[in-house]
The RNA shown here (transfer RNA) has 74 nucleotides and comes from a Candidatus Woesearchaeota archaeon. Its Rfam family is "tRNA". Rfam's curators write: Transfer RNA (tRNA) molecules are approximately 80 nucleotides in length. It is annotated as a transfer RNA. The coordinates come from a structure-prediction model, not an experiment, and the mean pLDDT is 81.

RNA sequence: GGUUCUGUAGCAUAGUCUGGAUAGUGCGGUCGGCUUCGGACCGAUUGACCCCGGUUCAAAUCCGGGCAGAGCCA
Numbered sequence: 001g002g003u004u005c006u007g008u009a010g011c012a013u014a015g016u017c018u019g020g021a022u023a024g025u026g027c028g029g030u031c032g033g034c035u036u037c038g039g040a041c042c043g044a045u046u047g048a049c050c051c052c053g054g055u056u057c058a059a060a061u062c063c064g065g066g067c068a069g070a071g072c073c074a
Stems, first nucleotide, its partner, number of pairs: 001073007010027004020057001028046006050066005
């Protein structure tokens, strides 16, 4: 330098191919219950689509550019 893949909450992950209701789940955090206290358990709550632009009535999803990481080729 070329090419392929990946990027979603503090962490992990589904959804992306085939656009459509409030972006789901587990762990974690916070508050409450329970407990002598803590753990476990129960209830509630918290927080995310890498960035910019385009297409569209509508974009995490499609298109273009960029950034970061990984593999392969040179």